[in-house]
Context: one part of a larger RNA
RNA sequence: UGACGGGGGCCCGCACAAGCGGAGGAACAUGUGGUUUAAUUCGAUGAUACGCGAGGAACCUUACCUGGGCUCGAACGUAGGCUGCAUUCGGCUGAAAGGCUGAUUCCCUUCGGGGCUGCUUACGAGGUGCUGCAUGGUUGUCGUCAGCUCGUGCCGUGAGGUGUCGGGUUAAGUCCUGUGCAACGAGCGCAACCCUUAUCCUUAGUUACCAGCAUUUAGUUGGGGACUCUAGGGAGACUGCCGGUGAUAAACCGGAGGAAGGUGGGGAUGACGUCAAAUCAUCACGCCCUUUAUGACUUGGGCGACACACGUACUACAAUGGUAUAUACAAAGGGCAGCUACCAGGUGACUGGAUGCGAAUCUUUAAAAUCGGUCUCAGUUCGGAUCGGAGUCUGCAACUCGACUCCGUGAAGUCGGAUUCGCUAGUAAUCGCGCAUCAGCCAUGGCGCGGUGAAUACGUUCCCGGGCCUUGUACA
Numbered sequence: 001u002g003a004c005g006g007g008g009g010c011c012c013g014c015a016c017a018a019g020c021g022g023a024g025g026a027a028c029a030u031g032u033g034g035u036u037u038a039a040u041u042c043g044a045u046g047a048u049a050c051g052c053g054a055g056g057a058a059c060c061u062u063a064c065c066u067g068g069g070c071u072c073g074a075a076c077g078u079a080g081g082c083u084g085c086a087u088u089c090g091g092c093u094g095a096a097a098g099g100c101u102g103a104u105u106c107c108c109u110u111c112g113g114g115g116c117u118g119c120u121u122a123c124g125a126g127g128u129g130c131u132g133c134a135u136g137g138u139u140g141u142c143g144u145c146a147g148c149u150c151g152u153g154c155c156g157u158g159a160g161g162u163g164u165c166g167g168g169u170u171a172a173g174u175c176c177u178g179u180g181c182a183a184c185g186a187g188c189g190c191a192a193c194c195c196u197u198a199u200c201c202u203u204a205g206u207u208a209c210c211a212g213c214a215u216u217u218a219g220u221u222g223g224g225g226a227c228u229c230u231a232g233g234g235a236g237a238c239u240g241c242c243g244g245u246g247a248u249a250a251a252c253c254g255g256a257g258g259a260a261g262g263u264g265g266g267g268a269u270g271a272c273g274u275c276a277a278a279u280c281a282u283c284a285c286g287c288c289c290u291u292u293a294u295g296a297c298u299u300g301g302g303c304g305a306c307a308c309a310c311g312u313a314c315u316a317c318a319a320u321g322g323u324a325u326a327u328a329c330a331a332a333g334g335g336c337a338g339c340u341a342c343c344a345g346g347u348g349a350c351u352g353g354a355u356g357c358g359a360a361u362c363u364u365u366a367a368a369a370u371c372g373g374u375c376u377c378a379g380u381u382c383g384g385a386u387c388g389g390a391g392u393c394u395g396c397a398a399c400u401c402g403a404c405u406c407c408g409u410g411a412a413g414u415c416g417g418a419u420u421c422g423c424u425a426g427u428a429a430u431c432g433c434g435c436a437u438c439a440g441c442c443a444u445g446g447c448g449c450g451g452u453g454a455a456u457a458c459g460u461u462c463c464c465g466g467g468c469c470u471u472g473u474a475c476a
Base pairs, nucleotide, nucleotide: 001476002475003473004472005471007470008469009468010467011466012465013464015460016459019423020422021421022420023419026315029312030311031310032309033308034306035305042053043052064301065300067298068297070295076124077123078122079121080120081119082118084116088103089102090101091100092099093098106115107114108113126290127289129288131286135284136283137279138278139277140275142273147188148187149186150185151184152183153162154161155160165178166177167176168175194267195266196265197264199235200234201233202232203231204230205229209224210223213222214221238261241255242254243253244252245251304442317416321375322374323373326370333364334363335362338357339356342353343352344351345350382413387408388407389406390405391404392403393402429452430451431450432449433448434447435446
């Protein structure tokens, strides 16, 4: 100087407490361990692995296994030699790849040659092989915590200290103030600048809008530029104003006005560093290893196994509910190998037509909610697993191993031990909708969007994590 302490002081955080809803019990989905296997490819492992890499494993992907065949090679470049083909159409064999084989027989030319193709020779190849403890780059975490340093000066023999400390204050090393042997400045962080959302003004009105005037089944048409909305430009919030407290300060408390008040809400933004943290399988790269194989092609299989254990989700156990009918209201996105109105067929998944739209124009049903009806506390009109049958769709192909539909079947489950998780407001809870990937889809996942919409916080004694000061130490 640090680190540590079941030392002390001060402070903060859904850390506890106060509340609401879950997990742990059930069934299923998914990931992991284990076991099994020819293979169940590889990586990730307290917090910081386990719906993670994977934002799509039937083939492909694919890295694994089995069998079959290839060796300048599946892709690319250079040089030499030979060749005239390439291409197209076949035949035999085969699971395919591959192998054998038949026919077809280039172009330009300054006639030197060049282009292109195939074969061959020689070099470079190739490797998801090893090492993340050789590395770059990227990422997690402490933590959006308030810290981490430097120059000059001063102090100390020196390591080093001071500044960065004390008193206040803040979300903040944020700001104010104090020099009492001493500091004065500066940098990286904080904050602000950026995006979005909440209010108003203005400009512009098409595909959006419709108050008044016509028109009409319909903003449909004429028209309008008010409103909504869209997207450009501005205004607005700054402790600016008032009162109080305070040390005259910083600031805090209350109030006014205001759409919004003290960082208005949300996001992006992650200091010096820590964990030899993660990744050689995104990519790049050193060393090592491999070269008729650890490369490359292909068939089929596997990654989907199943006594079991764990994590994360989903659906329930019901009446604040289930069921059948009627009926209302979104936002944000997507769309041409696409989204599809509408019509017809089918109980339905869907099919056959047909039309609009590369879209503020066309298209893509919101559901909980509401109105009455029914069920009446049951393993039930709860719950939907599992299984049987019949189908639809995608795709060469749904056996291993797809989703969906209809009929039947109707397990477990009656609120879950110890323990444990999330959340402080348009939040939790609950309800549906969309997107990426994608032929299809194992999505109950991920990322977004809106609808309905709570309870509680006395407080900081205790648990956990963190910051500052101080103290002890046989630790570095």
Small-subunit ribosomal RNA, 3' major domain from an uncultured bacterium, 476 nucleotides, folded computationally. It matches the Rfam family "Bacterial small subunit ribosomal RNA". Gene Ontology terms of the family: ribosome and structural constituent of ribosome. The RNAcentral record of the full RNA draws on ENA and Greengenes.